[in-house]
A computed fold for a 380-nucleotide RNA from a candidate division GN15 bacterium, annotated as Bacterial RNase P class A. Its mean pLDDT, the model's own confidence on a scale to 100, is 76. It matches the Rfam family "Bacterial RNase P class A". Its Rfam clan is "RNaseP clan". It is annotated as a ribozyme. Gene Ontology terms of the family: tRNA processing, ribonuclease P activity and dimeric ribonuclease P complex.
RNA sequence: GAAGCAGGAGGAUCAGUCGCGCUUUAAACCGACCGUUUAGAGUGAGGAAAGUCCGAGCUCCACAGAAUCAAGGCGCCCGGUAACACCGGGGCGGAGAGAUCCGACGGAAAGUGCCGCAGAAACGAUACCGCCCGCCAUCGGCGGGUAAGGGUGAAAACGUGGUGUAAGAGACCACGGCUGCGCCCAGCAAUGGGCGUGGUGGGUAAACCCCGCCUGGAGCAAGGCCAAAUAGGGGAACAGGGGUUGAUUCGCCCCGCUAUGAUUCCCGGGUGGGCCGCAUGGAGCGGUCGGGUAACCGGCUGCCCAGAUAAAUGACUGGUAGCCCCGGCACGUUGUUGUGUCGUGGUGAACAGAACUCGGCUUACUAUCCUGCUUUCCAC
Numbered sequence: 001g002a003a004g005c006a007g008g009a010g011g012a013u014c015a016g017u018c019g020c021g022c023u024u025u026a027a028a029c030c031g032a033c034c035g036u037u038u039a040g041a042g043u044g045a046g047g048a049a050a051g052u053c054c055g056a057g058c059u060c061c062a063c064a065g066a067a068u069c070a071a072g073g074c075g076c077c078c079g080g081u082a083a084c085a086c087c088g089g090g091g092c093g094g095a096g097a098g099a100u101c102c103g104a105c106g107g108a109a110a111g112u113g114c115c116g117c118a119g120a121a122a123c124g125a126u127a128c129c130g131c132c133c134g135c136c137a138u139c140g141g142c143g144g145g146u147a148a149g150g151g152u153g154a155a156a157a158c159g160u161g162g163u164g165u166a167a168g169a170g171a172c173c174a175c176g177g178c179u180g181c182g183c184c185c186a187g188c189a190a191u192g193g194g195c196g197u198g199g200u201g202g203g204u205a206a207a208c209c210c211c212g213c214c215u216g217g218a219g220c221a222a223g224g225c226c227a228a229a230u231a232g233g234g235g236a237a238c239a240g241g242g243g244u245u246g247a248u249u250c251g252c253c254c255c256g257c258u259a260u261g262a263u264u265c266c267c268g269g270g271u272g273g274g275c276c277g278c279a280u281g282g283a284g285c286g287g288u289c290g291g292g293u294a295a296c297c298g299g300c301u302g303c304c305c306a307g308a309u310a311a312a313u314g315a316c317u318g319g320u321a322g323c324c325c326c327g328g329c330a331c332g333u334u335g336u337u338g339u340g341u342c343g344u345g346g347u348g349a350a351c352a353g354a355a356c357u358c359g360g361c362u363u364a365c366u367a368u369c370c371u372g373c374u375u376u377c378c379a380c
Stems, first nucleotide, its partner, number of pairs: 001376009012320007020044010046351001050362002053360005058219004063251001065250005071215005076090005091105001092103004106210002111208002113204003128150002130146007158176006177200010223276004233267005238261001240255004282304001284303008322347003326343006
C1' cells in the first nucleotide's frame, strides 16, 4: 500500500423573511368560564418513527376457582433480564487460509411414512459388467460360487494392511473409525479424555410422531366520564337466560319466573357531539465509581425532553463545518497515492415521518469518522 473481519460514533449548523401545533405571561373584548385578537417567553419526528414478528406495562371480562381435552410456543449447557422465540458466555457440528461467521442443536433401539430418476439392488437389499470352477464343444451358451475390482447414484455389507482361497469375503489377524454399556479423571453442566466389554448396511423428525418444559381471553378502535335527542313506540315467542373459554364438567355468582318480563326475533324512530385515557416520573436518560470474561448489576450525582385528531413540527433566501475534483506553495518519509495551507468549482447527503408507552428481533439506507484484529505485497 491492497484485500478482508469485528465493534463503535453519527444522521450536521447559523442568520433573515413568512407560515403552523402545544405550554405559559400580559392586555383588550365577553356578566364569568370558554373562546378570539395583539405582543412576548419556552418547546416541537427516528436510528430505524418502518414491519406488526415476539415479550411486557396498562385496561376490561364478578371468581384471572378446580379438573379434563384440544391448540400454540420452546427444545445442548450455564448465566442475564420485568419478560421473551431476546442478549452474554461455553459445548458440539459446519464454512473459511485466517481474523471470524452460521446452526430449527431432545429422540431414528416406540411406531408410521419418504429416499424420485439412474442403478442388479435404496430396509425382510441384490448380481449388470467382471473374477473363479465344471460341462457343452465355441468365440458363444448352460450350471454353480463370489461381492474384493468396475459402473449408477446424495448415499450401496465401516477403513487400511495382511493371512487365507479355485476366485473371494471381517472367514481370520493387526491397527484404526463410529456406536451401546460399565468404571475412572477434568468440568456447576453440556461435553471431553482414558480403560474394559459388546456391536458395526444408512439417511430423513425444517415429515407425521414420541419425550420434556411453558401458556386465561381480548386489546388504546382497550376502557371511562359528560352532554344532547327521540316515540316511557308497536307486535310475537317463551320460563328461563347469562357469567372464567377454544371446548366440556363441577363449584360459585348475577338478572328473571305467568307476564308491569330476564332472554330472543320482527317493524319503526332518535343520536353519531365533547372531554379523559394522552405526555416522558419511568423495568427513564446522562456522568462517574465499584463488581463481573461478558450480557448486566449496584452506589453516588445531574436532568425531566412533541402531543396532533384528517392529523402540527414547514417553505424560501444567503452562508458555514465536513467531503470531492483540479491547481499552487510549504513540510515530511527509506519509498509512496502522505500532512498542512491557499485559490476556482461542485456537493452539503441516503433510508425515510410520532398517534398509549417500553425491551427486543427483522428489514431499508450510509455523506463522514474512529478503534482493534487477519492475510498479503513492496521498500528500508